[in-house]
RNA sequence: AUGAAGGCAAGAGGAGAGACUGUGACAUAAAACAGCGCCGAAGGAGCAAGCAAAUCCCGCGAAUCUCUCAGGCAAAAAGACUCUUGUCCGA
Numbered sequence: 001a002u003g004a005a006g007g008c009a010a011g012a013g014g015a016g017a018g019a020c021u022g023u024g025a026c027a028u029a030a031a032a033c034a035g036c037g038c039c040g041a042a043g044g045a046g047c048a049a050g051c052a053a054a055u056c057c058c059g060c061g062a063a064u065c066u067c068u069c070a071g072g073c074a075a076a077a078a079g080a081c082u083c084u085u086g087u088c089c090g091a
Base pairs, nucleotide, nucleotide: 006088007087008086009085010084011083012082013081018036020035021034022033023032037073038072039071043069044067045066046065050060051059
C1' cells in the first nucleotide's frame, strides 16, 4: 500500500572565510601570475566502537569529527543538508 526506506529529476531554502597586496589588463571589474592570511557544507583522504582473523601481521568499519589534495573567501556560480512535487522500486 491513499506506498516505508532508498534512487533519479525539477523547484525552494541554504553557512563559513581578505571586494587582501603587487603585476596584469583600457575607463572599471573579473579571469591569469606571484605573495601572505583564512574557511569547511561539492568531491577526496583518515580514524572509534564493533565484526572477522588470531594470540604475530593484515582486513572491513560512520560522520556535520579530523586533514585541507582539490574547492572556496563582495556579487554571480557552486554548496552538505532540509522541504515539496513527479517518477522508479516495493517494506
Predicted 3D model of a 91-nucleotide RNA (Glycine riboswitch aptamer) from Siminovitchia fortis. Of the family's consensus pairs, 91% are formed in the model. RNAcentral holds the sequence, with entries from Rfam. Rfam family: Glycine riboswitch aptamer. For this family Rfam cites "A glycine-dependent riboswitch that uses cooperative binding to control gene expression" (Mandal et al., Science, 2004). Model confidence (mean pLDDT): 77 of 100.